Source information:
SAM riboswitch aptamer (S box leader) from a marine sediment metagenome, 120 nucleotides, folded computationally. Its Rfam family is "SAM riboswitch aptamer (S box leader)". Rfam's curators write: The SAM riboswitch is found upstream of a number of genes which code for proteins involved in methionine or cysteine biosynthesis in Gram-positive bacteria. Of the family's consensus pairs, 97% are formed in the model. The prediction has a mean pLDDT of 81. The RNAcentral record of the sequence draws on MGnify.
RNA sequence: CUCAUCAAGAGCGGCUGAGGGACUGGCCCGACGAAGCCGCGGCAACGGCCCGCCGUUAUGGACGGCGGGAGAUGUGCUAACUCCUGCACCUCGAUCUUGCGCGUCGGGGUGAGAGAUGAG
Numbered sequence: 001c002u003c004a005u006c007a008a009g010a011g012c013g014g015c016u017g018a019g020g021g022a023c024u025g026g027c028c029c030g031a032c033g034a035a036g037c038c039g040c041g042g043c044a045a046c047g048g049c050c051c052g053c054c055g056u057u058a059u060g061g062a063c064g065g066c067g068g069g070a071g072a073u074g075u076g077c078u079a080a081c082u083c084c085u086g087c088a089c090c091u092c093g094a095u096c097u098u099g100c101g102c103g104u105c106g107g108g109g110u111g112a113g114a115g116a117u118g119a120g
Base pairs, nucleotide, nucleotide: 001120002119003118004117005116006115011040012039013038014037015036019029020028021027023086025084026083041078042077043076046074047073049069050068051067052066053065054064055063056062057061082114087111088110089109090108091107092106093105094104095103
């Protein structure tokens, strides 16, 4: 950089001792013990493994696509939807206005951005 996924799921003990939830603004978690390290569990189905169908091919095979399976082999994860949010658009309500529109505030939705994990 590219692709896929992100509403589900899964914690105890020891050492240690004040921070942590990426960032912003919120809102939370934390001396009934944060982060980190160690040990032992657990979750899940990205890679790897097994099976089926289809396609390509240099055809007892290889590669790719789709679907299914097992369970811990490589990773990952194990408070809160990625905790919410940020940018754009749509929509509803309030406010402003003589009125409409714009603007502002709030609710909902869609997409992007950012981030995380895996694969290349």